Context: one part of a larger RNA
Molecule: large-subunit ribosomal RNA, domain I
Organism: Candidatus Beckwithbacteria bacterium CG10_big_fil_rev_8_21_14_0_10_34_10
RNA sequence: AGCAGACAAUGGAUGCCUAGGAUCUUUGGGCCGAAGAAGGACGCGGCAGACUGCGAUAAUCGUCGGUGAGCUGUCAACAAGCUUUGACCCGGCGGUGUCCGAAUGGGGCAACCCAUCCUUUUGGAUAUCUUAAGGUGAAUACAUAGCCUUAAGAAGGGCACUUGGGGAACUGAAAUAUCUUAGUACCCAAAGGAAAAUAAAUCGAAUGAGAUUCCCUUAGUAGCGACGAGCGAAAGGGGAAAAGCCUAAACCUAAAGUUUACUUUAGGGGUUGCAGGACCUCAACAUGGGAUUUUUAAAGGAUAGAAGAAGUUGUUGGAAGACAACACCAGAGAAAGUGACAGUCUUGUAUUCAAAAUCCAAUAAAACCCUAGAGGAUUCCUAAGUACCACGGAAGAUGCCACUUUUGUGGGAAUCUAGGGAGACCACUCUCUAAGGCUAAAUACUCAAAGAUACCGAUAGUGAACUAGUACCGUGAGGGAAAGGUGAAAAGACGGGUGAGACACCCAGUGAAAUAGAACCUGAAAUUGUCUGCUA
Numbered sequence: 001a002g003c004a005g006a007c008a009a010u011g012g013a014u015g016c017c018u019a020g021g022a023u024c025u026u027u028g029g030g031c032c033g034a035a036g037a038a039g040g041a042c043g044c045g046g047c048a049g050a051c052u053g054c055g056a057u058a059a060u061c062g063u064c065g066g067u068g069a070g071c072u073g074u075c076a077a078c079a080a081g082c083u084u085u086g087a088c089c090c091g092g093c094g095g096u097g098u099c100c101g102a103a104u105g106g107g108g109c110a111a112c113c114c115a116u117c118c119u120u121u122u123g124g125a126u127a128u129c130u131u132a133a134g135g136u137g138a139a140u141a142c143a144u145a146g147c148c149u150u151a152a153g154a155a156g157g158g159c160a161c162u163u164g165g166g167g168a169a170c171u172g173a174a175a176u177a178u179c180u181u182a183g184u185a186c187c188c189a190a191a192g193g194a195a196a197a198u199a200a201a202u203c204g205a206a207u208g209a210g211a212u213u214c215c216c217u218u219a220g221u222a223g224c225g226a227c228g229a230g231c232g233a234a235a236g237g238g239g240a241a242a243a244g245c246c247u248a249a250a251c252c253u254a255a256a257g258u259u260u261a262c263u264u265u266a267g268g269g270g271u272u273g274c275a276g277g278a279c280c281u282c283a284a285c286a287u288g289g290g291a292u293u294u295u296u297a298a299a300g301g302a303u304a305g306a307a308g309a310a311g312u313u314g315u316u317g318g319a320a321g322a323c324a325a326c327a328c329c330a331g332a333g334a335a336a337g338u339g340a341c342a343g344u345c346u347u348g349u350a351u352u353c354a355a356a357a358u359c360c361a362a363u364a365a366a367a368c369c370c371u372a373g374a375g376g377a378u379u380c381c382u383a384a385g386u387a388c389c390a391c392g393g394a395a396g397a398u399g400c401c402a403c404u405u406u407u408g409u410g411g412g413a414a415u416c417u418a419g420g421g422a423g424a425c426c427a428c429u430c431u432c433u434a435a436g437g438c439u440a441a442a443u444a445c446u447c448a449a450a451g452a453u454a455c456c457g458a459u460a461g462u463g464a465a466c467u468a469g470u471a472c473c474g475u476g477a478g479g480g481a482a483a484g485g486u487g488a489a490a491a492g493a494c495g496g497g498u499g500a501g502a503c504a505c506c507c508a509g510u511g512a513a514a515u516a517g518a519a520c521c522u523g524a525a526a527u528u529g530u531c532u533g534c535u536a
Stems, first nucleotide, its partner, number of pairs: 001535009015521001016485002020456002022453009031157002039100003042055003046078001049075003061094006070082003105114003115126004128154009161192001162190005172179001176226001202209002213240005223231002244438003247383001251268008273416001275382004279376004288370003294366004300360004305353003311326005327344002329333001335347003388411009418433005472479002492520001495507004
């Protein structure tokens, strides 16, 4: 020096564990904000660093309920106190709530600076815009603009979901341009607890159906497509949920305005395709319904809770829930905890019960609102720069014939003997009635509670099981970690000795165990050391 073994050191794999995650299900809730939000800054404790809570009434105040013996949040003790005259804790309703922030008296480098007026107080007002009313009032006579006051509203935020306005590229096509990715990502605007859509100028070809939305299917079909890559319906069928209405016009009445005649305003009337309505005649005053408002009542529910069965002895052990023996309960043998595995130890579970206060609410009552027929006549009405056409674009599964919807530019109807559609176009037939508006539910997402899992188990699972969007990096937008485990219980090692000292060693002590000693469960490998043996 190499090899081997033993014993140690280092290291933190592995095993076991779970305090945290992931994905879902069910039930319930769903907007906040000038009455100052979301989000923050700074403070508040006996000591006070971080987190949590709170706001100069500052780990809190009042009140109404619940509960009933301990309590003064956590890391985390100590001190000093509170409490059966009911503390702490839990729930309902209130109070206080600095400063910044839409931030709104003016300014500003957010959490700061500086005011004016009224009131005398622990006070209030003073931004801008819009609408309404009132006042004042230029050039300029009337007036208008402007200015002022008052009142109401708006402003900003919101993970995801929704609608609308804009709108890529990488990529795929094994290149690439139409195409695809994709109307995706992203930006902007707006709204709500949902949004959007919605009551046929629909779909169709049957003996037709009868608003919208969502799911399953039809169907990877019919189709589209450098007929490449790829894209990709609908009717129909089965379900969830169901709900239908109001204007404009004709005509009538009233008022006002102006120029005969009309216009405007208000009320009535009226709302559809088997055309309907106005108009004329007859009949009727009932029935049914309501999504509206208000009031009242209210089953039930939400926000604290309450009751809740049944086991002892012995053995082993540090510890009994183990084992043995003999019992018991069960509308409860879900689960968790307890010094090893517990139906009968604890919390619970089945089952039953409960609210002073606030909120939701089926349903009921009242009020209010809406709602009917028959015949005649053919004078009037039935949404105009609209329908439609040409060219160009977009959406509809459909991309260089075209159809439907929509639209930029140009042209431009009819009025029920009318008009739109049925995939160029024409005919026949069928079908519907545009150019005004509203509409719950079934649906999407999220939060909370309860529960589930052939999901993870600390390099996994959220980035985050721990002071985590923390430390740290970056001017900034932004990026973004590592880090779990003593023991049943701190019983966390009083004391003595060695030593310059130590996270050192020895003794003593605790403990079942200290090779469980806080650098603490288990403790692999690489790596290091000591001793022994072998080889030369």